[in-house]
A computed fold for a 251-nucleotide part of an RNA from Methanothrix sp., annotated as large-subunit ribosomal RNA, domain VI.

Context: one part of a larger RNA
RNA sequence: UGUUUGAGGUCUGAGGGGAAGUUGGUUAUAGUACGAGAGGAACUAGCCAACGUGGCCACUGGUCUAUCGGUUGUCUGGCAAGGCAGUGCCGAGCAGCUACGCCAUAAUGGAUAAGAGCUGAAUGCAUCUAAGCUCGAAACCAACCCCGAAAAGAGACAUCUUAAGGACAUCGGUAAAAGACCGGUUUGAUAGAGUCGGGAUGUACGCACCAAGGCAACGAGGUGUUCAGUCCGCGGCUACUAACGUCCAAG
Repeated sequence: UGUUUGAGGUCUGAGGGGAAGUUGGUUAUAGUACGAGAGGAACUAGCCAACGUGGCCACUGGUCUAUCGGUUGUCUGGCAAGGCAGUGCCGAGCAGCUACGCCAUAAUGGAUAAGAGCUGAAUGCAUCUAAGCUCGAAACCAACCCCGAAAAGAGACAUCUUAAGGACAUCGGUAAAAGACCGGUUUGAUAGAGUCGGGAUGUACGCACCAAGGCAACGAGGUGUUCAGUCCGCGGCUACUAACGUCCAAG
């Protein structure tokens, strides 16, 4: 752009893709059938494992240059608070992302191949084949998952329609290379701030006391104030801040 008024939804499924499962062990069958014995199955039903595939983060583990703490050298007037040194190095680490963690991962039906047969002529017999019929495989077609009205035979249903609807802009993230996608826009919890909860670290500064040693000055460190202080990509509540506006839209 088309599908012949314009829309936003919900579907159908022509067609296309994956062809998502594969393999092994083991138990019962059963020391059974079979076999003189020695030996020794199967149909079927169940359990487990490995690899592959798809997904997830409640648990476990990893990472976590958000964060918290310790500490070395040096600098900033200072015992405070910091900068730099590969995050300076080290310990811990939520969310997120992940595997070493967790979940799922069919039976079946149809038509057949090689093959096995039935009936049966040509050829009074015979013959699976010539007519006809029954079986038969991880392969094929369905079943299962995904895409799919541009399927020109261009579909269906209900609703709205001179205001339905859409776009830009704006606040954002279940999304994200750019586009796109999804949600909100005062008839509002969309993001931020605040507060509460939850979580990480591990007990802040200052002050008081104790303290080996020292003539003294001073003094590593410890105790109390203090489950403190600091921080949060998580959750609830709350309009305090920002969601103001512009345009397009029919024969």

RNAcentral holds the full RNA, with entries from ENA. NCBI's taxonomy places the organism under Archaea, Methanobacteriota, Methanotrichales, Methanotrichaceae, Methanothrix. It matches the Rfam family "Archaeal large subunit ribosomal RNA".